[in-house]
RNA sequence: AUGGCGGGGUGCGGCGGUCGCGGUCCCUCACGGGGCCGAGGAAAGUCCGAGCUCCAGAGGGCACACUGCCAGGUAACGCCUGGGCGCCGUGAGGCGACGGACAGGGCCACAGAAAACAAACCGCCCGCGCAAGCGGGUAAGGGUGAAAUGGUGGGGUAAGAGCCCACCGCACGCCUGGCAACAGUGCGUGGCACGGUAACCCCCAGUGGGAGCAAGGCCAAGCAGCGGCAAGGUCCGGCCCGGACCGCUUUGAGCCGCGGGUAGGCUGCACGAGGCGGUGGGCGACCACCGUCCCAGAGAGAUGACCGUCCGCCUUCGGGCGAACAGAACUCGGCUUACGACCCCGCCAUCGUU
Numbered sequence: 001a002u003g004g005c006g007g008g009g010u011g012c013g014g015c016g017g018u019c020g021c022g023g024u025c026c027c028u029c030a031c032g033g034g035g036c037c038g039a040g041g042a043a044a045g046u047c048c049g050a051g052c053u054c055c056a057g058a059g060g061g062c063a064c065a066c067u068g069c070c071a072g073g074u075a076a077c078g079c080c081u082g083g084g085c086g087c088c089g090u091g092a093g094g095c096g097a098c099g100g101a102c103a104g105g106g107c108c109a110c111a112g113a114a115a116a117c118a119a120a121c122c123g124c125c126c127g128c129g130c131a132a133g134c135g136g137g138u139a140a141g142g143g144u145g146a147a148a149u150g151g152u153g154g155g156g157u158a159a160g161a162g163c164c165c166a167c168c169g170c171a172c173g174c175c176u177g178g179c180a181a182c183a184g185u186g187c188g189u190g191g192c193a194c195g196g197u198a199a200c201c202c203c204c205a206g207u208g209g210g211a212g213c214a215a216g217g218c219c220a221a222g223c224a225g226c227g228g229c230a231a232g233g234u235c236c237g238g239c240c241c242g243g244a245c246c247g248c249u250u251u252g253a254g255c256c257g258c259g260g261g262u263a264g265g266c267u268g269c270a271c272g273a274g275g276c277g278g279u280g281g282g283c284g285a286c287c288a289c290c291g292u293c294c295c296a297g298a299g300a301g302a303u304g305a306c307c308g309u310c311c312g313c314c315u316u317c318g319g320g321c322g323a324a325c326a327g328a329a330c331u332c333g334g335c336u337u338a339c340g341a342c343c344c345c346g347c348c349a350u351c352g353u354u
Base pairs, nucleotide, nucleotide: 001350002349003348004347005346006345007344008343009342010341013310014309015308016307017306018305019304021038022037023036024035025034026033027032040325044336045335047334048333049332050331051330052212053211054210055209064208065207066206067205068204069083070082071081072080073079084098085096086095087094088093099203100202104201105200106197107196108195121142122141123138124137125136126135127134128133150168151167152166153165154164155163169192170190171189172188173187174186175184176183177182216267217266218265219264225258226257227256228255229254232246233245234244235243236242274293275292276291277290278289279288280287281286311322312321313320314319
């Protein structure tokens, strides 16, 4: 220099001004004014895990669903970190539902003789036959296929074959290292074990009650229901007497009370497994302590626009653009998905120069 790998960040340019919208606090009798705050890294999908709330529940089991190497982190997880193993890549790195295939069942297209208590198409060998061919042996060679019963060499044989032997591989036991998964030019035993598929059923092990903030709680008009009360009420009038009208124990108007509860209101609900900074521990995920900050919240409805100036980019020199994905609704931790552009860090390969 070119090409690439991994990780982190910004989320639209800075400053000033004007108008508007939502929330909250303060002043004001009110009108109104002022202070502070006002979307995201994904607020999204609603896929996991929790908090919170209500419902259900002796104990155990079946069914169903999910998970499946080890250790750690965490409130918890199917998440994250570190490690092991396998595969891919020259490499930095990437990917992996990564228990079980002699418990049982199913499936394995096409091709191929044969796709599994196996199998002989060609070839090779033996026998019979003049020959064509027939019978037998053989998995070393050829051919088919995604996949065909360990590999190489030697012995052996009619030709062959773990049939026998050496080495490699494999399985099991021990030893060593490691918390463990696992590993080892370690020691020993065994000719070697009957293909693949379990994100097919299944088996094994583990986990799992249900519904969700429109959860739930509090207050509570009107109407209806239940219970109680008793004869009075209104007008004229300062009051009494008096007068008028209405009602009156058969019908219950009116008043008082009760519980449930609709409309409606309040709450849950914005201080939290919180943000930022520092110190310390840990390879890391993360944890502890100290300091500091308060940071949207509804009506499922607010969070917007304009002007000036500087900057950047484009320009047909008039000017234009400052963008992508997207928009909170009970709250957190993750995962996944969408995203124009820019910035930073670490590393790898090749070539060149010193």
Molecule: Bacterial RNase P class A
Organism: Gemmatimonadales bacterium